[in-house]
Molecule: c-di-GMP-I riboswitch aptamer
Organism: Methylobacter psychrophilus
């Protein structure tokens, strides 16, 4: 250097709710909160699942898969 496992140590990310903001709506951000996470980083490519009057078009990576990227200890 790589992979795998694991979470001591530094940190990290932040669900429900709640106030404000946008959106037709699912939902999104921004503050505050903390259920939880070994990537709960990021990507809309399958598929679930949401919205919509709807075949468009979007939403969701903390729903399952795939890509892909990251810090540091031990083994």
């Nucleotide at each position: 250097g790589a992979a795998u496992a694991a979470a001591a140590a530094a940190g990290c990310c932040a669900a429900a709710c709640u106030u404000a903001u946008u959106a037709c709506a699912a939902g999104a951000u921004a503050a505050g909160g903390a259920c939880g996470g070994a990537c709960a980083g990021c990507c809309a490519c399958g598929g679930c699942g949401c919205c919509u009057u709807a075949u468009a078009a979007g939403c969701c990576a903390g729903u399952c898969g795939g890509g892909u990227u990251a810090c540091a200890u031990u083994a």